[in-house]
The prediction has a mean pLDDT of 85. The RNA shown here (transfer RNA) has 73 nucleotides and comes from a Nanobdellota archaeon. NCBI's taxonomy places the organism under Archaea, Nanobdellati, Nanobdellota. Its Rfam family is "tRNA". About the family: Transfer RNA (tRNA) molecules are approximately 80 nucleotides in length. Rfam links the family to the GO term triplet codon-amino acid adaptor activity.

RNA sequence: GGGGAUGUCGUAUAACCCGGCAUUACGGCCGGCUCCAGACCGGCUAAUCAGGGUUCGAAUCCCUGCAUCCCCA
Numbered sequence: 001g002g003g004g005a006u007g008u009c010g011u012a013u014a015a016c017c018c019g020g021c022a023u024u025a026c027g028g029c030c031g032g033c034u035c036c037a038g039a040c041c042g043g044c045u046a047a048u049c050a051g052g053g054u055u056c057g058a059a060u061c062c063c064u065g066c067a068u069c070c071c072c073a
Stems, first nucleotide, its partner, number of pairs: 001072007010026003020056001027045006049065005
């Protein structure tokens, strides 16, 4: 220099192909239970790598860039 893959709550992960309220678990917070705590039960919490485009509507489609990984040179 060329090609490819990946990027989503604090962590892991689904939704992406085929555009329509962003899923689940762990964690954290509050409550119940308990003498207290743990376990268990209920509720809440918080995210689409960045910028631009298309569209009524974008995590998803298009363009550019960034980061990580792989292959070629």
Source information
The sequence is in RNAcentral, with records from ENA.